Predicted 3D model of RNase P RNA and transfer RNA as a complex of 459 nucleotides. It holds a member of the Rfam family "Bacterial RNase P class A". Rfam classes the family as a ribozyme. Its mean pLDDT, the model's own confidence on a scale to 100, is 78.
[in-house]
RNA sequence: GGAGUCGGCCAGGCAGCCGCUGUGCGCGAGCGCAGAGGAAAGUCCGGGCUCCACAGGGCAGGGUGCCAGGUAACCCCUGGGCGCCGCAAGGCGAUGGACAGUGCAACAGAAAGCAAACCGCCGAUGGCGCAUUGAUGGUGGGAAACCGCCGGAGAUGCGAUCAGGUAAGGGUGAAAGGGUGCGGUAAGAGCGCACCGCAGCGAAGGCAACGGAGCUGGCUAGGUAAACCCCACCCGGAGCAAGGCCAAAUAGGCAGGCGAUGAGACGGCCCGUCGAGCCUGCGGGUAGGCUGCACGAGGCGGCGGGCGACCGCCGUCCCAGAUGAAUGGCUGCCUCGGGGCCGCAAGGCCCUAGACAGAACCCGGCUUAUCGGCCGGCUCCCCCC
RNA sequence: GGUGAUGUAGCUCAGUCGGUUAGAGCGGAGGAUUCAUAACCCUCAGGUCGGCAGUUCGAUUCUGCCCAUCACCA
Repeated sequence: GGAGUCGGCCAGGCAGCCGCUGUGCGCGAGCGCAGAGGAAAGUCCGGGCUCCACAGGGCAGGGUGCCAGGUAACCCCUGGGCGCCGCAAGGCGAUGGACAGUGCAACAGAAAGCAAACCGCCGAUGGCGCAUUGAUGGUGGGAAACCGCCGGAGAUGCGAUCAGGUAAGGGUGAAAGGGUGCGGUAAGAGCGCACCGCAGCGAAGGCAACGGAGCUGGCUAGGUAAACCCCACCCGGAGCAAGGCCAAAUAGGCAGGCGAUGAGACGGCCCGUCGAGCCUGCGGGUAGGCUGCACGAGGCGGCGGGCGACCGCCGUCCCAGAUGAAUGGCUGCCUCGGGGCCGCAAGGCCCUAGACAGAACCCGGCUUAUCGGCCGGCUCCCCCC
Repeated sequence: GGUGAUGUAGCUCAGUCGGUUAGAGCGGAGGAUUCAUAACCCUCAGGUCGGCAGUUCGAUUCUGCCCAUCACCA
């Protein structure tokens, strides 16, 4: 210098004028102070808080799923293990169990779950077929050499058959029951051997997950649990429109259904507790205010412990609270980017505040969206000293 | 603000405890019939199964994350 990777931060600033919400002061005019986010979003997890029964037991259901730790808790975070990817920094992983059981695998293919013989390779033929060759022998001709004819043993090749062998090769498939090499064999094959892989036991080490020195085995054990399921652990339900108070309005009725053989509270069921009204439809009345509600697992700084997530102590600060719902508009300057014009260049001039978005009981996470900019750690490559 | 459900052809709906080509009715196009139109009859087209990832040999179906629509709660 280039390429890459990981983490953190910012999300225009200042001033003036005019507004909006809350709050404090003031009789009032008015004055002072505070006023969106990293995601306020999705509502996907977890918790606080409130009510339901004292939140209790069992079943069902749901969730999580390597190990250890952090935490109020977690489908979160940190550190470690294992697998995969990357030269590396680093990244990704719903990462328990498939010798507890059940199920599934369409199509293709010979065979798909106590594996299987279609082609190929090899073997056999007891009875076979075809083609080529053709022994011994018989017979004719010839003086002989030899030339014909009959005959068909046997051999070779091809085909057929087999209640044969073979999983090395071809072909099918997502998947075909170890891989490579040498030997071996009729051809083959863990049939034998070497190396690698695999399986069982397993030393050192580690809290553990894990780890694998070493020994044994010729190989059997396939995939799928985001299929049912098994194992371990966790989970009562509802939600601030929860809930409480005040005010207003009142009435009560009609129809149907259920009910001390237990309605309802109660939410999927049972136990257990309380014990008389409850549900649906029609029609009618009221639909205002206060609270919950802004001091909290709070922010900032320092010190200490821990690899880290995080924890402890001390100091300091008070930091949005609406209810048709505030947090805005205009102007000027500066500055970050972007665009245009002029200029050889240095530079100058003009335009443009520009991403996603916007609190609603609160908090911890995750996920998703996001114009740009800044800082730092680490890795690899090249060059120079 | 909170809670739940749904998304499949132009419209209304089936479907699936994963399997070859996703169906039905209405609608649309063409044909046939008729003097002509409708109905009846024959044929045909039309689907990224809301989107993106993942699990799996294989996803409309299972899982996660987004998007849209609808309903309920004072």